Predicted 3D model of a 553-nucleotide part of an RNA (large-subunit ribosomal RNA, domain I) from a Planctomycetota bacterium. RNAcentral holds the full RNA, with entries from ENA and SILVA.
Context: one part of a larger RNA
């Protein structure tokens, strides 16, 4: 030295826990902000570092309810001072107060600072002199409204005031408005990735769409939206990668459809051309206007619009059933023995495994107040000034720079083709119910719809959140980055990047007290405890040290 065995030391894997994540499902909410929001600064306790609350009325201040013995948040004991059955503290619901920054909004600014006007109050002064301070007000565009007003005579612009509104902010869903590339074509322009990331703008709890100038096919359907499925077909394509419908079916909602402009009547004006108001009207088996008969409908999200009462739920809570003996053990919930609950034997805690200890479960029951939601009555409102049917078919209406065309784009399965249809730019330009789109160039017959005005619930899409339920989810190198001081500590100019770190015990009983000593360390006693589990703490593996034993050179 090396090698084995044992005995320790390091060192934190492994077991087992779970205070935290991850996922689904239900309901619920879907907004907050100039009446100052999200985010934050800096305060604010007897002593106060984070952290949570609160804002100079600062771990809090008044009411109204719950609740009933303790209590003055947590990490965190103690001390100090107190507060409470005349009901504290805690919870639920309205209120009040709410320093500075911040859209920040009197100017300013390197956010939580600096400065200033004006009104009015105080304190100081004799003193509306000066100075200090309190409150309040004072940004900019929008829209209406009244003044007041240039060039330039009326006006008009612009200014001035009053009343309203807007703005920031926030996960993801919507909706327009711009819009790549990388990759794929095994290179690469067309084409793909894709109208996909992104940018901007908008809005709601949903958004969008939406009541046929749609579809179909000679049958016939009847808004719109979503899912299935048609179907990887029809089709499109350097017919290469690749892209990819629709109709009809079959379901979700559902018994949703309605309002405008015209003709027409009246009324008020009028520059005589018309304008406004009010009635009337709203459709393609063709509607209105004309003629004739003649009674009930409707409703709060469109088609007018408002309260109130009742009822529900959610925002505090209440009650809520049964066991005892003995053994073993530090501990009984285990074992034996013998009851009892049960609309409750879901769970959890309790010294080991409790149906009957505790907290709950099941099942009953609550609200002064708030905020929601369906629905019933009060209500409300139309209508004979004609709903709704029939009838005539003379005449009047029915959404123009529109539709179609031409160039030049773009949607769609459709890349410019034989390309229809839909929509943009830009020219150009119709008919008027004997009208007018469409039915995939184009024509004819046939079908079929009524464009160029507007609203409209539901079924769908998401979740920054709230509260519940649940997992052949994770159990501390996992699960979130984050179980902890966590977006912390650390890095970086900056925009960012971003860790690591749980576990004594059942209970602190956390080792009085004595000894050594290098004297806040360690170590021996000694007590405590079921065990030192001794705080560098549950278990305590391997790598490595270390010491004694054997054995080999």
């Nucleotide at each position: 030295g090396g090698u084995g065995c044992a005995u320790g030391g390091u060192g934190g894997a492994u077991g087992c826990c779970u205070a935290g994540g991850c996922g689904u499902c239900c309901a619920c909410a879907g907004g907050c902000g100039a009446a100052g929001a999200a985010a934050g600064a800096c305060g604010u306790g007897g002593c106060a570092g984070c952290c949570u609350g609160c804002g100079a009325u600062a771990a809090g201040c008044u009411c109204c309810g719950g609740g009933g013995a303790g209590u003055u948040g947590g990490c965190a004991a103690a001390c100090a001072a107190g507060c409470g059955u005349u009901g504290a503290u805690c919870c639920g619901g309205a209120g009040a107060u709410g320093u500075c920054u911040g859209a920040a909004u009197g100017g300013g600014g390197a956010a939580a600072c600096c400065c200033c006007g004006c009104g009015u109050c105080g304190c100081u002064g004799a003193a509306c002199a000066g100075g200090c301070g309190g409150c309040g007000u004072g940004a900019c565009c929008g829209c209406g409204g009244c003044a007041u007003g240039a060039a330039u005579g009326c006006a008009u612009a612009g200014u001035g005031u009053c009343g309203u509104g807007g703005a920031g902010c926030c996960u993801a869903c919507c909706c327009a408005g711009g819009g790549a590339a990388c990759u794929g074509a095994a290179a690469c322009a067309u084409c793909u990735c894709a109208g996909u990331a992104c940018c901007u703008g908008g809005a709601g709890g949903a958004a969008a769409g939406g009541a046929a100038a749609u579809c179909a096919a000679c049958c016939g359907a009847g808004a719109c939206u979503c899912c299935g499925u048609c179907a990887g077909u029809a089709g499109c394509g350097g017919c290469g990668a690749g892209c990819g419908a629709a109709c009809g079916c079959g379901g979700a909602c559902a018994u949703a459809g309605c309002c405008c402009a015209a003709a027409c009547c009246a009324g008020u004006c009028u520059u005589c051309g018309g304008a406004c108001u009010g009635g009337g009207g709203u459709u393609g088996c063709g509607g209105g206007g004309c003629c004739u008969c003649g009674a009930g409908g409707a409703g709060u999200u469109a088609c007018a619009a408002a309260a109130g009462c009742g009822c529900g739920a959610u925002c505090a809570g209440c009650g809520g059933a049964a066991c005892a003996g003995u053994c073993u053990g530090g501990a009984a919930a285990g074992g034996c023995u013998g009851a009892c609950a049960a609309c409750a034997u879901a769970g959890g805690g309790u010294g080991a495994c409790a149906g009957u200890c505790c907290c709950g479960u099941a099942c009953g029951c609550g609200a002064c107040g708030a905020u929601c939601g369906a629905u019933g009555c009060u209500c409300u409102c139309c209508g004979u000034u004609g709903a709704g049917a029939g009838g005539a078919u003379u005449c009047c209406c029915a959404g123009a720079g529109u539709a179609g065309c031409g160039c030049g784009g773009a949607u769609g399965c459709c890349g410019u083709g034989a390309a229809a249809c839909u929509c943009c730019g830009c020219g150009u330009g119709a008919a008027g119910c004997c009208g007018g789109g469409g039915g995939g160039c184009c024509c004819a017959c046939c079908c079929u719809c009524c464009a160029a005005g507007g609203c409209u619930a539901a079924g769908u899409a998401c979740u920054c959140g709230u509260g519940g339920a649940c997992g052949a989810c994770c159990g501390a190198u996992a699960g979130a980055g984050a179980a902890c001081a966590a977006g912390u500590a650390a890095g970086g100019c900056g925009a960012c990047u971003g860790a690591a770190a749980g576990g004594u015990g059942a209970a602190a009983a956390g080792a009085a007290c004595c000894g050594c000593a290098a004297u806040a360390a360690g170590c021996g006693g000694a007590g405590u405890a079921a065990a030192a589990a001794g705080a560098a703490c549950c278990u305590g593996a391997a790598a490595c040290c270390a010491u004694g034993c054997a054995u080999c050179u």
Taxonomically the source falls in Planctomycetota (Bacteria, Pseudomonadati).